Predicted 3D model of a 74-nucleotide RNA (transfer RNA) from a Candidatus Woesearchaeota archaeon. The source organism's lineage runs through Archaea, Nanobdellati and Candidatus Woesearchaeota. Its Rfam family is "tRNA". Rfam classes the family as a transfer RNA. The sequence was found in a public genome assembly. Its mean pLDDT, the model's own confidence on a scale to 100, is 83.

[in-house]
C1' cells in the first nucleotide's frame, strides 16, 4: 500500500440487514427495607451514536472522506 471488522451512557454491549421516540444489563445517586452493612425491591440522572459533509421530510442505520484499534494479504 490493499482488504475486512470494530468505534453508541461511567464499564459490557444490543439496535444497523429493512432509515421514522436512542435502549438493556452492570456501576452511580434517591428511597423503602434492615439495629447497621450487604442482598433485594422501586425510583432518578447520566448519550454531539468517533469525527467532518452529503443523500432524504426524517440518518447511530444509506453514500463520500477522514481518526483510531484488531486481524488478513503485500
Nucleotide at each position: 500500500g490493499g482488504g475486512c471488522c470494530c468505534g453508541u451512557a461511567g464499564c459490557u454491549c444490543a439496535g444497523c440487514u429493512u432509515g421514522g421516540u436512542a435502549g438493556a444489563g452492570c456501576a452511580a445517586c434517591a428511597g423503602a427495607c434492615u439495629c447497621u452493612u450487604a442482598a433485594u425491591c422501586u425510583g432518578u440522572a447520566g448519550g454531539u451514536c468517533g469525527c467532518g459533509c452529503g443523500u432524504u421530510c426524517a440518518a447511530a442505520u444509506c453514500g463520500c472522506g477522514u481518526c483510531g484499534g484488531g486481524c488478513c494479504c503485500g